Predicted 3D model of a 327-nucleotide part of an RNA (large-subunit ribosomal RNA, domain IV) from Chitinophagaceae bacterium UBA1930. Its Rfam family is "Bacterial large subunit ribosomal RNA". Its family is annotated with structural constituent of ribosome and ribosome in the Gene Ontology.

[in-house]
Context: one part of a larger RNA
Order: sequence, then structure tokens, then C1' cells
RNA sequence: CCGUGGAGAAGGAACUAGGCAAAUUGACGCUGUAACUUCGGGAUAAAGCGUACCACAGCAAUGUGGUCACAGUAAAAUGAUUCAACCAACUGUUUAACAAAAACACAGGGCCCUGCAAAAUCGAAAGAUGACGUAUAGAGCCUGAAACCUGCCCGGUGCUGGAAGGUUAAGGAAGGAUGUUCGGAGUAAUCCAAAGCUUCUGACUGAAGCCCCAGUAAACGGCGGCCGUAACUAUAACGGUCCUAAGGUAGCGAAAUUCCUUGUCGGGUAAGUUCCGACCUGCACGAAUGGUCUAAUGAGUUGAAUACUGUCUCCUCCACGAGCCCG
Repeated sequence: CCGUGGAGAAGGAACUAGGCAAAUUGACGCUGUAACUUCGGGAUAAAGCGUACCACAGCAAUGUGGUCACAGUAAAAUGAUUCAACCAACUGUUUAACAAAAACACAGGGCCCUGCAAAAUCGAAAGAUGACGUAUAGAGCCUGAAACCUGCCCGGUGCUGGAAGGUUAAGGAAGGAUGUUCGGAGUAAUCCAAAGCUUCUGACUGAAGCCCCAGUAAACGGCGGCCGUAACUAUAACGGUCCUAAGGUAGCGAAAUUCCUUGUCGGGUAAGUUCCGACCUGCACGAAUGGUCUAAUGAGUUGAAUACUGUCUCCUCCACGAGCCCG
């Protein structure tokens, strides 16, 4: 000096990012037990008291009397507790070896597809899974117990339906043209040129799709601005105007979301950028990309309190084991 274990005056979280670590609690029996609640819980809530041994009685539980100690669950094993908020309903699952969570899953809810040789999936195919199942079934996507609810917009994108019109491929194709020449004309060069073949062109015909017309948001998504106005002031129930597919409803709100911001007020503290309750000026909440609330649950996150303590004021000592120094 380090590690492990133990003890500590007075104080008792003043330590620290944070009570991290340690201490406290602890077993069994009896008494007793709040808010809240989905009536099951919460709950070992909390808070108290008892516990050994001997003799006698009794089947026993136990009762009566006695004995010792600071101490009788005499060692060990063996919950600290409470209040409040956030998130996730819950048990569960996860980054094997830095993340266990508010992430994933979940029961429940919804949408959409699929009539069976099903849809979906694998495969080049045969074939297989689905399923030896049959819409109370199977596949995909979203949400995530329960309770109360889930507003407006179909203009864009997607999907579904429609088929009148427009556009439109390969293919087909009337007609037209190019090359070649049987033949004809010419002294010749050359000119005309049927049929066939060849190369090109081509009116017209030609499906789905797209344009188009509808529907659909628990499909992807979206959900305004300016100006004025009330008998103090302030504010604006009200009015005007522009734009939009429609202009954010209920509920919540400085929030796991608030920049300004340590917003303002209240509570808690002697003192509180955190916390709780309000307000609403929501930079930039908002309704299954779910909204709000919630008992229970949580090695989750945050704040407060009691008890307790070497975390600290402020360090000291002991035991054991290393290192180091000396021999």
C1' cells in the first nucleotide's frame, strides 16, 4: 500500500450523477391492517406482542408454578418499509460474450385476401407446405388486457369496381412503291413492262394497361392564414376576406413531446434547473402510425420520507492473505 472479513465516539446521506456499497428488516405463532380496486386483490400492507429450560397436571393442544442470562427464531439459513409520478396491462421473450428495457411477444380489437386442384409459400418442373384442414378455417397487415371512446378529409398515392369515349403492342391487312425479267420497241445505247419472287411502306383492324368515372382512411396519408369587433383596460362569443380535399373534434397538454425556459402560480425544502398539482402562449400532442384513464404486476425510469448505517464530517483499529522493505 492492496484485497477479503470484522469493530467504532458524536452526528446520520452532510457523500454522490444516484443511498452505489454497507447497514437495517428477517423464522414461526398471535393481534391488527389504509387509500384504491377490474371486488380477485392491495396484504407478510403498515403497526404491535410472544418464543429458552425445569417440575407438576393433561392422551394432546396447553395450563399452573419455578430457574438463569444483556440476550431464549441465543449459531446459520431467513422480506427493509412507505408516499407520489411516468412507461408497459399482466406471466413471458431479447442483443450467447458491454444494452433485459418503455423494445418484442401476448390475450383482446380491426382491415383485407381465400369456395378448395383455395389463397399464400418453396421449386426449372414433378412435387411439397398450407392440410389428411374447409370461412367458428387458412394466409397477410395494423393495433395491443379491461373501462370510456375512436372526430373531419377520397384532392394526391394505393387498392376495388366500371366500361361509353381517347391513347395503344405483337399480329393481320386493302392499296402504293423498290429490285429482277417472259415479252414488246429500237441499228445500238436504252425505253416500256405482265405474272411470280424480293425489299419497303401502309388506310384499316387490334387486348390489358394508362387517361377517364365511381367507391374506399382500424388503406399510405392530411387535418390553414390575415383583418376588425363588447359601456375602463384586456380578451373576443361575433363579423369580413383569402385559400383548401378537409382545416385538429373528444380528451390530454412546458409532457419520454416545450425551442424561448430554471415559462408563471401553488406544494414540498432553511435553501429545489429535478419532482408533484395547476395554467395553456401545443417552436413541433391528438384519436388502432390509436387518444384518455387505470387496480394489479416490474432486477424498468423519476421525486419524496421513515428506519438504518464508515457513503460522508474524518478517519482509526483488529484478523487473515498478497505486494513491498530489511535480514